[in-house]
RNA sequence: UAAUGACGAGGGGAUGGGGUCCCCCCAUAACCGCCGAUCUGGCUGAUGACUCCUACUAGGCG
Numbered sequence: 001u002a003a004u005g006a007c008g009a010g011g012g013g014a015u016g017g018g019g020u021c022c023c024c025c026c027a028u029a030a031c032c033g034c035c036g037a038u039c040u041g042g043c044u045g046a047u048g049a050c051u052c053c054u055a056c057u058a059g060g061c062g
Base pairs, nucleotide, nucleotide: 010025011024012023013022016053017052018051019050020049021048033043034042035041
């Protein structure tokens, strides 16, 4: 320097992806939205926060 083989790279914050920051948890975990008369019922939001993209929704203009 090259080839080959093996092993390793934490998880989470109510629905997708990227970046930054914050918080939580150590697998016995963090986390798994709310209201309700508990119904063939209703409501907010793609964020933990900021921002961009995608999807969705509302209004206006062409």
Molecule: Fluoride riboswitch aptamer (crcB RNA motif)
Organism: Hyphomicrobiales bacterium